[in-house]
This is a predicted structure of a 1478-nucleotide RNA (small-subunit ribosomal RNA) from a Candidatus Peregrinibacteria bacterium. Rfam family: Bacterial small subunit ribosomal RNA. The organism belongs to Candidatus Peregrinibacteriota, within Bacteria. The RNAcentral record of the sequence draws on ENA.

RNA sequence: AGAGUUUGAUCCUGGCUCAGGAUUAACGCUAGCGGUGCGCCUAAUACAUGCAAGUCGAGCGGUAAUCCCGAUUUAUCGGAAACGAGCGGCGAACGGCUGAGUAAUACGUUGGUACCUACCCUGUACUCAGGGAUAUCCCACUGAAAGGUGAGUUAAUACCGGAUGGUUUUCGAGCAAUCGGAAUAAAGAUUUAUCGGUACGGGAGGGGCCUGCGACCUAUCAGUUAGUUGGUGAGAUAAUAGCUCACCAAGACUAUGACGGGUAGCUGGUGUGAGAGCAUGACCAGCCAGAAUGGGACUGAGACACGGCCCAUACUCCUACGGGAGGCAGCAGUAAGGAAUCUUCCGCAAUGGACGAAAGUCUGACGGAGCGACACCGCGUGCAGGAUGACACCCUUUGGGGCGUAAACUGCUUUUCUGAGGGAUAAAAAUUUGAUAUUACCUCAGGAAUAAGCACCGGCUAACUACGUGCCAGCAGCCGCGGUAAUACGUAGGGUGCAAGCGUUAUCCGGAAUUAUUGGGCGUAAAGCGUUUGUAGCUGGGUUUGUAAGUCUGAUGUUAAAUCCCAGAGCUCAACUCUGGGUUCGUAUCGGAAACUGCAAGUCUAGAGUAGUGUAGAGGUGCAUGGAAUUUGUGGAGUAGGGGUAAAAUCCGUUGAUACCAUGAGGAACACCAAAAGCGAAGGCAGUGUACUGGGCACUUACUGACAGUUAAGAACGAAAGCGUGGGGAGCAAAAAGGAUUAGAUACCCUUGUAGUCCACGCUGUAAACUAUGGAUACUCGGCGUCGGGGGAUUCGACCCCCUCGGUGCUUUAGCUAACGCGUUAAGUAUCCCGCCUGGGGAGUACGGUCGCAAGAUUAAAACUCAAAGGAAUAGACGGGGACCCACACAAGCGGUGGAGCAUGGGGUUUAAUUCGUCAAUACGCGAAGAACCUUACCAAGGUUUGACAUCCCGAGAACUCAUCAGAAAUGGAGAGGUGCCGCAAGGAACUCGGUGACAGGUGCUGCAUGGUUGUCGUCAGCUCGUGCCUUGAGGUGUACGGUUAAGUCCGCUAACGAGCGCAACCCUUGUCGUAUGUUGUAUAUUUCAUGCGAGACUGCCUGGUUUAACCAGGAGGAAGGUGAGGAUGACGUCAAAUCAGCAUGGCCCUUAUGCCUUGGGCAACACCCGUGCUACAAUGGAGUGAACAAAGCGUAGCAAAGUAGUAAUACAGAGCCAAUCGCAAAAAUCAUUUCUCAGUUCGAAUUGGGGGCUGCAACUCGCCCCCAUGAAGUUGGAAUCGCUAGUAAUCGUGAAUCAGCUAUGUCACGGUGAAUAUGUUCCUGGGUCUUGUACUCACCGCCCGUCAAAUCAUGAAAGGAGGGGGUGCCCGAAGUCGUGUUAUCCUGAGCAAUUGGGAGCAUGCCUAAGGUAAAAACUCUGAUUGGGAUUAAGUCGUAACAAGGUAUCCGUAGGAGAACCUGCGGAUGGAACACCU
Repeated sequence: AGAGUUUGAUCCUGGCUCAGGAUUAACGCUAGCGGUGCGCCUAAUACAUGCAAGUCGAGCGGUAAUCCCGAUUUAUCGGAAACGAGCGGCGAACGGCUGAGUAAUACGUUGGUACCUACCCUGUACUCAGGGAUAUCCCACUGAAAGGUGAGUUAAUACCGGAUGGUUUUCGAGCAAUCGGAAUAAAGAUUUAUCGGUACGGGAGGGGCCUGCGACCUAUCAGUUAGUUGGUGAGAUAAUAGCUCACCAAGACUAUGACGGGUAGCUGGUGUGAGAGCAUGACCAGCCAGAAUGGGACUGAGACACGGCCCAUACUCCUACGGGAGGCAGCAGUAAGGAAUCUUCCGCAAUGGACGAAAGUCUGACGGAGCGACACCGCGUGCAGGAUGACACCCUUUGGGGCGUAAACUGCUUUUCUGAGGGAUAAAAAUUUGAUAUUACCUCAGGAAUAAGCACCGGCUAACUACGUGCCAGCAGCCGCGGUAAUACGUAGGGUGCAAGCGUUAUCCGGAAUUAUUGGGCGUAAAGCGUUUGUAGCUGGGUUUGUAAGUCUGAUGUUAAAUCCCAGAGCUCAACUCUGGGUUCGUAUCGGAAACUGCAAGUCUAGAGUAGUGUAGAGGUGCAUGGAAUUUGUGGAGUAGGGGUAAAAUCCGUUGAUACCAUGAGGAACACCAAAAGCGAAGGCAGUGUACUGGGCACUUACUGACAGUUAAGAACGAAAGCGUGGGGAGCAAAAAGGAUUAGAUACCCUUGUAGUCCACGCUGUAAACUAUGGAUACUCGGCGUCGGGGGAUUCGACCCCCUCGGUGCUUUAGCUAACGCGUUAAGUAUCCCGCCUGGGGAGUACGGUCGCAAGAUUAAAACUCAAAGGAAUAGACGGGGACCCACACAAGCGGUGGAGCAUGGGGUUUAAUUCGUCAAUACGCGAAGAACCUUACCAAGGUUUGACAUCCCGAGAACUCAUCAGAAAUGGAGAGGUGCCGCAAGGAACUCGGUGACAGGUGCUGCAUGGUUGUCGUCAGCUCGUGCCUUGAGGUGUACGGUUAAGUCCGCUAACGAGCGCAACCCUUGUCGUAUGUUGUAUAUUUCAUGCGAGACUGCCUGGUUUAACCAGGAGGAAGGUGAGGAUGACGUCAAAUCAGCAUGGCCCUUAUGCCUUGGGCAACACCCGUGCUACAAUGGAGUGAACAAAGCGUAGCAAAGUAGUAAUACAGAGCCAAUCGCAAAAAUCAUUUCUCAGUUCGAAUUGGGGGCUGCAACUCGCCCCCAUGAAGUUGGAAUCGCUAGUAAUCGUGAAUCAGCUAUGUCACGGUGAAUAUGUUCCUGGGUCUUGUACUCACCGCCCGUCAAAUCAUGAAAGGAGGGGGUGCCCGAAGUCGUGUUAUCCUGAGCAAUUGGGAGCAUGCCUAAGGUAAAAACUCUGAUUGGGAUUAAGUCGUAACAAGGUAUCCGUAGGAGAACCUGCGGAUGGAACACCU
């Protein structure tokens, strides 16, 4: 510090995700030790048990228990030590826990004071003399218990009055000092020295109250408030104060966010971050709040009190049912909840606290130990040597490689471990006192001994192979892996990272400049309000003086400690701890400065405004008026059509239309002028005249003197559509109707047609209200127009020309921009103010509020879901876009296919099998240049298992030949003959049989693992590279443009210059000539022919055109003329095109079978469909007879002549030929002549019957040929479709391969005869170049929208239902303070009695918790049904959008319609193409 992810690729915008750090963590796997920390984040849920606050006998009366001493016969008594219970004092308000509540009665920080303060320190004064009770105890009664009641006795540092004082308050007098009256204190203990007590001061520490500032979300919470705000007077309090009450006034708070709602303890700090920030508030520390829930007071210095009291409520427990008891958010612990959080431990030895004079007692505070890898830190699991690089395992190209010096083995060491011994600090102060502690630590002995895992290895991201699996199982943080060769799943080996841990999950910060103060944006990506006006607010011209709020600076106080940083020190180091220093941004006060901002006062004119003189204009409103045209009424004249469309029809018309003329009516809109023109804030504004009226601009002087800019809230205006009321209504025209089109057509087209469009008044308040560009000011090169004004120069006057101000356009520099583009009318450079944006969808939707008559407008979310959505530009592809060009592409022609029969291939069906592959073009007479067996891969049956074939090993035998039995054969059984070659022998070579295992074998799968080969676009003219240049980049240029060509062929020009693969040429055949040779050719010969070698053609020559080019047109000559003709030759690439069955080959699969052998069958089936062909339908013909002319091939397992036989196929026989020698071999169409005479025929030959021939082991399934007989369909073929441009089409025959034969009508070659047509490129198809649009890139066979149907999810509405919380009114009203009443009862009034008085008690009033009730409001949950939304490989209907998307699209509005949508009105260009203008 960045990275991955949108695309075919690119740049940008923008979200999502990752790498880092952290945690009171949890989970998974694993685990040796120690130190230091931390340990219920959830149920402020409920709690069994034990403990957590007591102490004082030196306050008191005393003696329940215990110990000691003494006495006593025991019981018991006395003393002393001590002490249960009790009275009394102090403490219990600290310490400990928790974070529910609390958005301010809290907290942090700064100030303040009207106050209080036990214990402590200090000062002054005092501590006199008395009194009566009461608990304990004893007795009696009562209750289950907790407890209670009564009688009697007793003490005090308990209580009470009196005295004295200081003090305080109050009253009186006084100007005041002061004086007088009233009220008001105390306690003693012990034993010689103290501890106490009372009053009044001071201090320290603590507390109360007030106060400025600071710190969460929400405006879909905008108004709140009656003790409310203030005053006066009372009361209350320690004290101020509406704190409370009475009266008076009507205030107080709020857009700088009141009130309401939600959430939350606050802080020092902590985590992260470069910082600013953001998040957080465990442990430790400060403050606050709470103690089952709610209320209340009492005591006290202090509480409205965690381990106190009273009441209410809920819950739990005891009960004799009458009544009682309780509160772990103290320490342990239990249950529950939860992903989850410890021991019912030891000790008061230390520190601290309570009490005490002290000893001491108490202390779950605390000190320690235990449990937990929960975190941080440290240590170890050994070190050194050791290669035949061992074994195992893994991989392998089978050679080897990895694990790997790793191990074994040798030597060494002992941190740790085990055992034994020693042994602190913590203890202060002379003695005593250690829970921890069998401690830390040290020494010795033993022995490498006791100690390594986890995650990951596709990219991000360090680290790769094998096997298994086969879109399954699974993985996944994002992108994404998995459909038979997975570095992505699982396992193994290896590797990488960290390490007693490692991963995962959750959360926070970071990266994220992704809320942007530092530090972002708004033309097109999200984003400028439709426009103006305008309040608060914010900002503001020159200059002078003052002030000192901001600002800058100095000082002082504070900013707790801990934390953090630096330095040092202590635990062996570190974590941890200690010491010192720094930091502590903040805040308060005091002082200083005066540049800038503010404030105050003055002044100026450059901003702004006013006046004056002119001026242009569809600026606005009202009134008046004009002509053209449409429609319509009347009249005339006139006859059969009119209208409309791509074509039609609905429609109008003989009751007289349309067309024409005349005249009348009515409404709406204003041609030409007209323009990039003008005006207006925007919307918008257009005949002419007129009245009223707003604004702008120019010029010039004068005046005011900053009066300005912007602008939340508010206000006004605001196209079209729409709404209300009343008019009006010619044309047009949503809806509606009809006619067409169509598969349908709720549309586009046509005929009608109502709202509406028009006017007046009122509402609505939205548009692509757009320059998709807020307003204002200033600055920053030019050029060319245009509108309005002024000036100069010139002129008689003008025009032209020059300068200048304001508007409106085009082009462009710098600069900016992601690019496109903007560019003085900025999207440049700056300042001020406002509005708005923060991924896509959900959604501008729901709910709520406001506005509206309604339609609706405005404000405006969330759940859920995706990893993108998007902008600009690039290369392609595509377009029912454009331009140019080409091709048997069309047209012009000739002949076919599609109809018939047959042949052949395919589909389908059938079958035991009908083997397999090939499927638009580019499969289908294709692989197959030849299936009866074989082939053969298929099926049935029968056999076989080292195999039919290859190599190696062992044994036997030469090989081999003959014949026999069973069997369908394969095969099996048995028999006879035969002994070879090389070698000195052993033995060897070839072959056969048997055996053993390595292996063979597979037309089994994968052409989507491959090689090779092939088809197609296409013989189309294209496809690229190097260097340079342009662009941020993809990429472009070159290769574009003007000509030209068959051609990216060539020329010219050019930021390109060159080059490569293609084109062309080189190659073969053919056409002319020359020449050489002459066999087997030629009767001879010029020739022909054959085989070689040469020549020839190059736009070379001429004319014209063109740019003096390339090239084109014509001509000459020539056998041939512009590539002479034909062939071979196929660029980069496309189609995962075809082929694993030609061959080769990776992987997988079979191995007594998916291999191999044999027989038979099948590949030949047959309702049907398609392709390719043959033969025909006839007279340009059929048949008969006769006659003529080829080329190219093939032949010894062959071609076979002549001859003979047969009607013929063919047979017999065999000359010749290994071929320019012999043969196949007859060419046919053609020509001559005869016949047939338009008919299902003398056409046509299918089919069938009979008889033969040939090949072959074998013609049944299933061959070909011949003869006789039979004689289907078919009379030129619908829609559609194919081939061909010259020796071509058409037509005629010939040959060859394969091959025993053949299903060949196929294929490949050969020659014979031999045409027609092309004016051309509008259209169809395909292709090329340029350009344009694009939402396509799997590339239009693309993409994609909506309804309906199905499933799932979240959500809105909904008759209602349920719930908690808050408020209000009313009812009831516990405990309790306060007030009032009462004195029948009790106490007190202290010598006795007594009035008044005081207290208890009782009654009652106010306040009031809980409770009840009523009506509302808000919120949450739920709800039959219902609305839309989202998501989901292969559902239905259409095709709305993207290209001119086939009716350009979109916006607003209104109506309509299964659905996307359609139509009307107005608007936008974010529309293609063409035309015109500039």